FMN riboswitch aptamer (RFN element), 147 nucleotides, folded computationally.
The sequence was found by an Rfam model in a public genome assembly.
Model confidence (mean pLDDT): 76 of 100.
RNA sequence: UGAGGCGUCCAAGGCGGAGUGUAAUUCUCCGACCGGCGGUGACCCUUGGGUAGGGAAGUCCGCAAGUCCUGUAAAUUAUUUCUUAUGCAGGAUUGACGCAGUGAGAUUCUGCGGCCGACGGUAAAGUCCGGAUGAGAGGAAGUGUAU
Numbered sequence: 001u002g003a004g005g006c007g008u009c010c011a012a013g014g015c016g017g018a019g020u021g022u023a024a025u026u027c028u029c030c031g032a033c034c035g036g037c038g039g040u041g042a043c044c045c046u047u048g049g050g051u052a053g054g055g056a057a058g059u060c061c062g063c064a065a066g067u068c069c070u071g072u073a074a075a076u077u078a079u080u081u082c083u084u085a086u087g088c089a090g091g092a093u094u095g096a097c098g099c100a101g102u103g104a105g106a107u108u109c110u111g112c113g114g115c116c117g118a119c120g121g122u123a124a125a126g127u128c129c130g131g132a133u134g135a136g137a138g139g140a141a142g143u144g145u146a147u
Base pairs, nucleotide, nucleotide: 005143006142008140009139010138015031016030017029018028019027032127033126034117035116036063037062038061039060043055044054045053046052058115059114066093067092068091069090070089071088072087074084075083097113098112099111100110101109119130120129121128
């Protein structure tokens, strides 16, 4: 210096008004608001300066949660079958961008205008309630082996 390992901690934000109605933060009208994790990144910050440090995409490339399918531990049963699926293993699926400008180079910068948002509940929900005091992409600081 420090691959791998080991536990520890952290890891999601957001709605008002009016109308109709028995009932709507869900519908209609008007006007708002929000953006998980890693990568890329011509920009920005720190610095006397830098090849050093930090930040930068909801819509690009991936990933996660969620949902669905298959199998299965276990439970149930006298036995077999069936059933259930909190757990485990494998698989599938999972949204949305254009134009203009600058430039050698940009769906990332600047400007303008768009668009998107799991499942269950409920008068039909990105913003309410719930699974969730969960899980997790990953992140941080440690410990410390090999080299």